Model confidence (mean pLDDT): 86 of 100. A computed fold for a 364-nucleotide part of an RNA from an Atribacterota bacterium, annotated as large-subunit ribosomal RNA, domain IV. The source organism's lineage runs through Bacteria, Pseudomonadati and Atribacterota.
Context: one part of a larger RNA
RNA sequence: CCCCCGUUAAGGAACUCGGCAAUCUAACCCCGUAACUUCGGGAGAAGGGGUGCCCCGGUAGGGUGCGUGGACUCGCUCCAUAAGCCCCAGGGGGUCGCAGAGAAGUGGCUCUGGCGACUGUUUAUUAAAAACACAGGGCUCUGCUAAGCCGUAAGGCGACGUAUAGGGCCUGACGCCUGCCCAGUGCUGGAAGGUUAAGGGGAGGAGUCACCUCGGACUUGAUCCGGGGGAAGCUCCAAACUGAAGCCCCAGUAAACGGCGGCCGUAACUAUAACGGUCCUAAGGUAGCGAAAUUCCUUGUCGGGUAAGUUCCGACCCGCAUGAAUGGCGUAACGACUGGAGCGCUGUCUCAACGGGGAGCUCG
Numbered sequence: 001c002c003c004c005c006g007u008u009a010a011g012g013a014a015c016u017c018g019g020c021a022a023u024c025u026a027a028c029c030c031c032g033u034a035a036c037u038u039c040g041g042g043a044g045a046a047g048g049g050g051u052g053c054c055c056c057g058g059u060a061g062g063g064u065g066c067g068u069g070g071a072c073u074c075g076c077u078c079c080a081u082a083a084g085c086c087c088c089a090g091g092g093g094g095u096c097g098c099a100g101a102g103a104a105g106u107g108g109c110u111c112u113g114g115c116g117a118c119u120g121u122u123u124a125u126u127a128a129a130a131a132c133a134c135a136g137g138g139c140u141c142u143g144c145u146a147a148g149c150c151g152u153a154a155g156g157c158g159a160c161g162u163a164u165a166g167g168g169c170c171u172g173a174c175g176c177c178u179g180c181c182c183a184g185u186g187c188u189g190g191a192a193g194g195u196u197a198a199g200g201g202g203a204g205g206a207g208u209c210a211c212c213u214c215g216g217a218c219u220u221g222a223u224c225c226g227g228g229g230g231a232a233g234c235u236c237c238a239a240a241c242u243g244a245a246g247c248c249c250c251a252g253u254a255a256a257c258g259g260c261g262g263c264c265g266u267a268a269c270u271a272u273a274a275c276g277g278u279c280c281u282a283a284g285g286u287a288g289c290g291a292a293a294u295u296c297c298u299u300g301u302c303g304g305g306u307a308a309g310u311u312c313c314g315a316c317c318c319g320c321a322u323g324a325a326u327g328g329c330g331u332a333a334c335g336a337c338u339g340g341a342g343c344g345c346u347g348u349c350u351c352a353a354c355g356g357g358g359a360g361c362u363c364g
Base pairs, nucleotide, nucleotide: 002358003357004356005355006354007353008352010350011349014348019345027051028050029049030048031047036041038173052095053094054093055092056091061087062086063085064084067081068080069079070078071077072075096100108343109342110341111340112339113338114337115335116334120132121131136171137170138169139168140167141166142165148157149156150155174330175329176328177327179260180259181258184257185256186253187252188251189250190249193248194247195246199242200241204237205236206235207234208233211229212228213227214226215225216224217223261279262278263277264276265275288322289319300316301315302314303313304312
């Protein structure tokens, strides 16, 4: 030097990405407590005061309740009174110390944004969160041998449940809401027409063949060889026609997947454009919110806070590239969440010092 711990003049976040860390705070009683609010809360809000011991005084009050008296429905009864014992405020007076929760204990507080309603859950071993879940909302499937799931099957789960039930998907308390587009994709319904498999069908064709015929071999015939024709049968190919779902087609459906425009001109300063023109589209983004966990340009501009503020808060709107259950905007309460500010407090720092314990090092 390092580690753990203690103390510190003056200052008090000047430290630092950031008050990280460490202080401060802390018990009980009394007083007193704002905005906001879902009227529960917020609240231990905040803030202020008290705390030992002795006396008045074992006082007020409380607990227990011997005994005594009375009543009757007579009992482990009721009513009145009350000894003894136990607990013990509040108030007043006094007294000691630097200090009375005399040691120990163990919420710092407030204001204001973001996100998520909340309590919960999670990456066992870098992440506890604004991620997951959640009650609540919606869509959809399922009539029971349910749908769905596991299994080759048997069988099982669903469920010894029955649509106020069960499965799937999305959203995520609550409040106010949730616009337009069905052209594409998906799903549902439809069935006239088109397309369409096997199968049915079998026009027609081919092969084979009894037989016929021609030629050749042989003197003839039988026979043999080759060519042609060729019924039935058998075999093969095969057109028309017929032929389901699906697809095409028609319609519905967006809390289904998703999507929600461009250019030009125009008002008596300028600027801007309520207004007009035009092109395209299935339809051209409504209410809200907006430099945002979304804004590139950007430290946008204005206001606030500071002496000074790329962060923060309030606004503006030119939204590179917001926007409505991929939910939109609010919201009391809640949070080891995250941003900003203030008060308090401190060795974080100015700037370091000393002390205790340890490690290390040296010697034994």